[in-house]
């Protein structure tokens, strides 16, 4: 140094939830909260999911328009506390 990670030691970080913003929305930001967390510290490359527009097929009503649900494909996003990856970091038992 690297892998590793204690019932060490100093110390961080904060899920639901509640309020207050911001966005059409997924989601974010502050303040309480603390479920958890050795990278829950950055980074949207790859995937996963979610969300918003359009298209397009389906299904039910319907004279028709419109307008609703799924499901594909394009575009625009979100999410690193989904997982891969890369890139930085504190401690030091076995």
């Nucleotide at each position: 140094u690297c892998c590793c990670g204690a019932u060490a030691a100093a110390g961080g970080c904060a899920a639901a939830c509640c309020u207050c913003a911001a966005g059409u929305g997924a989601u974010u930001g502050a303040g309480g909260g603390a479920c958890g967390c050795a990278a829950a510290g950055g980074a949207a490359a790859g995937g996963g999911u979610c969300u918003c527009u359009a298209u397009a097929a389906u299904a039910a009503a319907a004279u028709g328009a419109u307008a609703u649900a799924u499901u594909a494909u394009a575009a625009a996003g979100a999410u690193a506390g989904c997982c891969u990856u890369g890139c930085u970091a504190c401690c030091g038992a076995a």